[in-house]
RNA sequence: AGAGUUUGAUCAUGGCUCAGGAUGAACGCUGGCGGCGUGCCUAACACAUGCAAGUCGAGCGAGACUCCGGCAGAAGAGACUUCGGUUAAAUCAGUCGGACGAUAGCGGCGGACGGGUGAGUAACGCGUAGGCAAUCUGCCCCGUACAGAGGGAUAGCCGUUGGAAACGACGAGUAAGACCUCAUGAUGCAGCACUUUCACAUGGGAGAGCUGCCAAAGAUUUAUCGGUAUGGGAUGAGCCUGCGUCUGAUUAGCUGGUUGGUGAGGUAACGGCCCACCAAGGCGACGAUCAGUAGCCGACCUGAGAGGGUGAUCGGCCACAUUGGAACUGAGACACGGUCCAAACUCCUACGGGAGGCAGCAGUGGGGAAUAUUGCACAAUGGAGGGAACUCUGAUGCAGCAACGCCGCGUGAAGGAUGAAGGUUUUCGGAUCGUAAACUUCUGUCCAUGGGGACGAAGAAAGUGACGGUACCCGUGGAGGAAGCCCCGGCUAACUACGUGCCAGCAGCCGCGGUAAUACGUAGGGGGCGAGCGUUAUCCGGAAUUAUUGGGCGUAAAGAGUGCGUAGGUGGCCCACUAAGCGCAGGGUUUAAGGCAAUGGCUUAACUGUUGUUCGCCUUGCGAACUGGAGGGCUUGAGUUCAGGAGAGGAAAGUGGAAUUCCUAGUGUAGCGGUGGAAUGCGUAGAUAUUAGGAGGAACACCGGUGGCGAAGGCGACUUUCUGGACUGAUACUGACACUGAGGCACGAAAGCGUGGGGAGCAAACAGGAUUAGAUACCCUGGUAGUCCACGCCCUAAACGAUGUCAACUGGUUGUUGGGGAUUCAUUUCCUCAGUAACGAAGCCAACGCGUGAAGUUGACCGCCUGGGGAGUACGGCCGCAAGGUUGAAACUCAAAGGAAUUGACGGGGACCCGCACAAGCGGUGGAUGAUGUGGUUUAAUUCGAUGCAACGCGAAAAACCUUACCCACCUUUGACAUGUAUGGAACUUGUCAGAGAUGACUCGGUGCCCGAAAGGGAGCCAUAACACAGGUGCUGCAUGGCUGUCGUCAGCUCGUGUCGUGAGAUGUUGGGUUAAGUCCCGCAACGAGCGCAACCCUUGUCAUUAGUUGCUACAUUCAGUUGGGCACUCUAAUGAGACUGCCGGUGACAAACCGGAGGAAGGUGGGGAUGACGUCAAGUCCUCAUGGCCCUUACAGGUGGGGCUACACACGUCAUACAAUGGCCGGUACAGAGGGUCGCAAACCCGCGAGGGGGAGCCAAUCCCACAAAGCCGGUCGUAGUCCGGAUUGCAGUCUGCAACUCGACUGCAUGAAGUCGGAAUCGCUAGUAAUCGCGGAUCAGCAUGUCGCGGUGAAUACGUUCCCGGGUCUUGUACACACCGCCCGUCACACCAUGGGAGCGGGUUCUGCCAGAAGUGGUUAGCCUAACCGCAAGGAGGGCGAUCACCACGGCAGGGUUCGCGACUGGGGUGAAGUCGUAACAAGGUAACCGUA
Repeated sequence: AGAGUUUGAUCAUGGCUCAGGAUGAACGCUGGCGGCGUGCCUAACACAUGCAAGUCGAGCGAGACUCCGGCAGAAGAGACUUCGGUUAAAUCAGUCGGACGAUAGCGGCGGACGGGUGAGUAACGCGUAGGCAAUCUGCCCCGUACAGAGGGAUAGCCGUUGGAAACGACGAGUAAGACCUCAUGAUGCAGCACUUUCACAUGGGAGAGCUGCCAAAGAUUUAUCGGUAUGGGAUGAGCCUGCGUCUGAUUAGCUGGUUGGUGAGGUAACGGCCCACCAAGGCGACGAUCAGUAGCCGACCUGAGAGGGUGAUCGGCCACAUUGGAACUGAGACACGGUCCAAACUCCUACGGGAGGCAGCAGUGGGGAAUAUUGCACAAUGGAGGGAACUCUGAUGCAGCAACGCCGCGUGAAGGAUGAAGGUUUUCGGAUCGUAAACUUCUGUCCAUGGGGACGAAGAAAGUGACGGUACCCGUGGAGGAAGCCCCGGCUAACUACGUGCCAGCAGCCGCGGUAAUACGUAGGGGGCGAGCGUUAUCCGGAAUUAUUGGGCGUAAAGAGUGCGUAGGUGGCCCACUAAGCGCAGGGUUUAAGGCAAUGGCUUAACUGUUGUUCGCCUUGCGAACUGGAGGGCUUGAGUUCAGGAGAGGAAAGUGGAAUUCCUAGUGUAGCGGUGGAAUGCGUAGAUAUUAGGAGGAACACCGGUGGCGAAGGCGACUUUCUGGACUGAUACUGACACUGAGGCACGAAAGCGUGGGGAGCAAACAGGAUUAGAUACCCUGGUAGUCCACGCCCUAAACGAUGUCAACUGGUUGUUGGGGAUUCAUUUCCUCAGUAACGAAGCCAACGCGUGAAGUUGACCGCCUGGGGAGUACGGCCGCAAGGUUGAAACUCAAAGGAAUUGACGGGGACCCGCACAAGCGGUGGAUGAUGUGGUUUAAUUCGAUGCAACGCGAAAAACCUUACCCACCUUUGACAUGUAUGGAACUUGUCAGAGAUGACUCGGUGCCCGAAAGGGAGCCAUAACACAGGUGCUGCAUGGCUGUCGUCAGCUCGUGUCGUGAGAUGUUGGGUUAAGUCCCGCAACGAGCGCAACCCUUGUCAUUAGUUGCUACAUUCAGUUGGGCACUCUAAUGAGACUGCCGGUGACAAACCGGAGGAAGGUGGGGAUGACGUCAAGUCCUCAUGGCCCUUACAGGUGGGGCUACACACGUCAUACAAUGGCCGGUACAGAGGGUCGCAAACCCGCGAGGGGGAGCCAAUCCCACAAAGCCGGUCGUAGUCCGGAUUGCAGUCUGCAACUCGACUGCAUGAAGUCGGAAUCGCUAGUAAUCGCGGAUCAGCAUGUCGCGGUGAAUACGUUCCCGGGUCUUGUACACACCGCCCGUCACACCAUGGGAGCGGGUUCUGCCAGAAGUGGUUAGCCUAACCGCAAGGAGGGCGAUCACCACGGCAGGGUUCGCGACUGGGGUGAAGUCGUAACAAGGUAACCGUA
C1' cells in the first nucleotide's frame, strides 16, 4: 500500500466482498510448564447457610465463674501435750475489699467510611473553567478564654403480670462524662447608631460604644486523655454560572407557581424553595415541548491524522439498595447489613399475631452461548473504637478453579545414504515422504528425587510470615513424560491420486459439482501458525462509500417549474479609533494511573519503579495587517432624472377577410365518399359537383426568419385604451442603499373539477365497418364530454439547455437582431453596448462533448445526491369539492443496476455491388406405378451411424451364406490374433465314424533348412502347461489426433514499425475511380509485409520439331492397311511456339482501366479441372485408422448353424418408366469416345425363339476380345383410343452364378395387362458444346445397377434489367443483442414460500386530565386527657406529651384522552422461485417512433 466482482473487451460511476488490528468473549478440535493480569456483558430474577461493624470498664450502675486479702463463724488434718487441752493447715458457708472478666443495660464514638450494582437519569447528572461579599464542616492542627453551685429522673436489676412467639405492661428502687436549673461570661451572637478601609448589583473586613442573650465533665497507673466558648487553618460537603454533552420535525408550538415584583415563612445558605397579593409574562426553527435510547468522565480499541466506536478490570463523580412514600437521629443520611407506613413475595404461628430483604464475600436455584472456592490470614497496607494492650475488618494480602488474555520456556542436539522398510504416485525408468527414521555420540531447560533455603519485618532492642518449605541454590537420574489446528481454484502462501457424478456436498465474494473436480469426501504431499489453531459475534480500518482535512449534481444518484422577498450568510474605496475574533509572551489549572521518550528492578519479557513531555479552559500584558464594532468621508457597485428607438410582453373593448360546416333558392343527374383493398355511411324524398344569399363558432395563410418579447409557463389578423420590463446615449443627483435567500408569498402548458354561457371544425368514451388466430388497437364512417368565453379551483409535465442565481477574469473567426459613434463617392469600412446562433485556441471532461452565452479559472449564497428493487409506495401530517398533490419510510430481496465509448452481430434502417438470386427461357419435381433411402410402426432381431440448407440412390465402389457389428440355439476359455517362459514335436498330410455344424474320437503317410567333423546349436512352424497378457464394431466425436462437410473459389483475414486514443481499439484495410478479385491506379499518418486472389500444375483448342509400331497411308497391290514402300496427312507422345490489352482508335485524370477494331486457331482469367485464407457451426466420424479415460474378462471375447438387416396401416426425400404421333412397333442402314481383360476378356463356328449352352482361335493388349453404339437416316404400319400408348402385377416354363436362390438374386420365353390422358399449394436444375435427349464403359462384383463414377453422339431457347425474393461483400446508421434476432424482454393468470399495509375488534405498556380516597410522617390548630426538674406559700402557671383535627401526600379506585407494542376472520399490493398458461408492450423505423403529465 491494495485486491476480487457489472462487459465480448474498455474507461469511468457505484455498491457488495476480502486481506489488518482489537475483545470481560463463546463454540469446535487439541492441550507440557511458569510468570503477570482477568473472570454473570443475560434476570436491578428469587435466595438456604456462614461470615461482611463494631469498639470503649481510663464515662456509669450491676455482675456469673475463678483467684487473693480482711473480718467473724463452723469444722478440725498434723504437731505439741501436763492427754484436760493448746496451736492450727486443708475444707465449708457468710460478709467486706481487690484482681480477672463472660454477658446484657445506660452513656460516648463509629454504623453517612470501606464494599456492591448501573435500574433510573438527556439533567448543572457528568466534564471543564469560574463564583459563593449567599454557606456549613465531627474527628485533626494552631491560638485565646474558661470549667463555680445545685437538682430531678431513668434503663439494667428485683417483684407482680400478659403473650405461642416477637415483644411487652404495672409497681418498687438505682448510677453517670445521660438530663436539667442557676451563676460567671466576650474578643461570640442579635439589634441600634458611628468611624475607617476594601470592593462597586445587593455588599465585605476592622475598630470602639450601648442594649439583650448563650457555656462546661470528668477519668486514671500522675503522666496524660478528655469538656465548654471563640478566632483561624486543613479536609469534606452544599449551592450558583459560562461552555461542551445521542437520535427523531412522520414531535411545532409549550407553559398556571407558569415568568417577574412586593411582603411574610423556611433553609447552613441564595432562590417560587413555599405562601398571600399584584402584573402578564417566560421558552421556541441557534429546535422549545414530546418520543426513543443511555449512568458521565479519566480512559480503552482503531485510524497517517481528522475522526469513528466503546465506557469491563483500575481511578474520579453521580444514582440506587425488593417496589413506592416519609421523616427521625446526627457534624454529615432522608441512611445497602437503621426506623415508620403502604404493596408484592417468602418464612414462622397456638390463627390472635409476628419475621425477612446477598446490586457485601463465598455459595444455591433460575435465565443464558457464557463467567470461579460455602478456601487461608489479619503477617503486610489501610479503616473503626480505645490512653494503651488489644478487638473487629469477605476492605485488603494470599491461595484454589479457567489456555479467558498477554509474556517467556520446552517437547531435544550433532553425525548418519543401502537414499532401508513402508506409504503415495508413475511416462514403470523413476520420483517423493527423506537425514526424516533406524544407528552412533552428547546435553539436561522443563521433569522426578535428595539436601539447603530467603527478601517481603517498618528509623533502638526483642517479638511477629497467611503466602510457604514457595521463589532460589546444590547433587543424582534418564531422550526418557510433553503437538496440534487450519488451509492448498482466484483474491492468498501451498498439488497430485482415488471415490462421487447438478447427487452427496462446499462457499467470505466471484463461484465449484451433470464420468478424467488442484473448489465436494478421503489419502499422500505441501503451506501457515504453534500450546494453540480455526469458526461465530461485535467495533474501527481499508471506505475519499457522508468527503472539515477530503466527494459530487449536462448524459452515471443529484439544480427546486419560475420569480419576488423575510430571517440568516456574505459584502466596494479612503481616514482615524477600538480590541471581540486573530498573533506573540507570561501565569493558573489540566488528580493519580494510562500513552509516548529516557533509564532502573524481577535470569528475559509480559509486569513494574523513577524522570521528562502532551491538547483544552481561565487569566495578565503587548501588537493592530486582516475580519468584526462604532465614527467621518468617497463614487466605481446599485438606484433615480432626461432623450431615443425596437418588440407575437400583459389586460380590456371594437373591427376584418379567407376557409370548413349548416340553412334557403337555382342549375344538374347517378353516383358520392373512403381505403393497401373494401365496407359501414350519404344519395332518385335529387346527394356529390356548381351558382347566389344567409347563419354561426373557432383559428388567424402569405410576411415568418437557429427573427423578436417575457422570470418561467408562454405570446402571432387589424385598430384603440390602460400597463410591466429590457436596451442605447447624455446630464445631474443619492451615497453601498448590494448579492443570495431556509420558511413565506405570487405566477405556473395541457388534461381535469364547479357554476353559467357557447358549440363551426376536431375529438377521449361509445357505435358501426374492416383487418386479424383473436383485435376491447393501428385504418375507415359516425359521434358525446372536452376543446372556446366568464368567474372560482387544481399545481402537475421529458415544466429540458435534462446545465440554480449573482459577480470577476481568460486567444479568436463567421452569421444575425436592436441601439450608438466614427468614416466613405457609395446602400463602404471600422469601433462599441445589449441579445441570439455556428465553428473552434488554451483549459476542463469517464468519454460524448463544453469552450467569453463555459461544463474553463475563482468568489458568495441557496437547493439536491449517497447501490438496484420494494417505492415516490405505506402510515401520519398539511393542502384539495374530487381526481389527487406535497412531505416521505421500513421489512424483505439482489450482486449488481446504471453512464460513455469500442468491436462485432442484427434491423419488416440507408447507400453501393455481386451470384441461375429474381426476371426472361428450357426441362423437371409435387399427381401414377416401380426402385431406393429415411421416419414411424412392428419384431426374438428388424445391428449401428448420418437429421434444415450442409441427413434421407448418405457411410454401403454390391446384406442369399460370408459380409454382420443384431436375434435364437449349440460350443470354446492364454483364447481366432501378438510377445515372452518351459517341455515335446519338423511342418504337413490320408481316411473312417458321431453331430445341424463348430467340434470330438480313431487313423495312413512324413521327417526337412542353416552352422558344425561330431556332439550340439540356431531360424521358422505345430502341440501342450502355467502366468504375464490377448480380445471388445462396448461407452464417451462434449477428452482427442487425423480426415471431411459448410459458409465459399466468397474476397477477404492479419502482422511489424510508426501515429492517434487514458483505454478497449483505430489508422493501414477508409475515400475517388476500376476489376472476376483487398485486381490495379490516384489520394491519404502512414510505410511495409504475410496468408488468400491471380500466376506457376493437369487437360482441351492451333502450329512446329523429333519419333513412326500394333497406328496412319497420298503410290502400287488386295475381298480386306492384306502385302510392299513411305511417315506427307490423321493419330500417338515428348519437347517447344503461341495471347501479352502487345498494336490501332475512342473514353477516362496525362493513371489504372473500359469500349470498339485489326491480325490470329484462340482476345481480354480462351473452355474445363486440381488448388479452399483467418475462421464459424462443442458440424460429422471412437463402426476406416490412431488414441486418453471408463467398462467386460468361462464374457460386452471367440467359433458354428439358422434367422434378421429385405417386415408394412402409413409419411417424406431422391430417382427410373410413362401418360404418347417431334411417338410406338417392324424392316433396312451410318457414325463415337473413353475404358476393362490371365482365378480374366473370349472371337469364328454349332445348338436354342431367348436368357444361354457347346467350343476354345487370339490376347498380359494402339496388335486379340468385351463390342452390334443409340438417338439419327430410309421405308412401312398405327390415327387419338386407356390405344399396336404404358408396362406394374400375377401364372406357367426356363437360363446363369453359386455349397445353397424358401425367407431373399439377376435374366429369358409365353400368357396376364394395374395406375397413369402431363399432375393442387408449393418447389428444383440450367447461360453454350451448356440445358434437353441418346446410347457406351469402369469400379464394386461368384451372381446381382433405375445408384454412382466416367465417355462420347445429337444439340437448343433466353437474359429488358436489378424494383422485388434468397444468399453474400463494402461503407454508414440505430440497438436495452454478445449463447449475438432461433437474441432480448413486459404484464395478467395459476402454484409454493416470505416479509409487509388495511382490518370488525381483542390484549398489554406508558403518559396526561378531572374526580374520589388518604397510611406513616412533617407542619399548623387544640376548647379532651396526662405531666419529675423551672416559677409560685398555695391555688396554679410556663413548658412538654398523648389524643383530636386541618393542610400536603404514597398505594389504591372511577371516568375520559394521547401514544406505543402484540394478536386478528378477511383483504390489498410487493418480493422470490431451471423448464406452467395467454398474448407480444419495449429494444432495429421493434414492424402504429418512443417517452412525460393528465382524463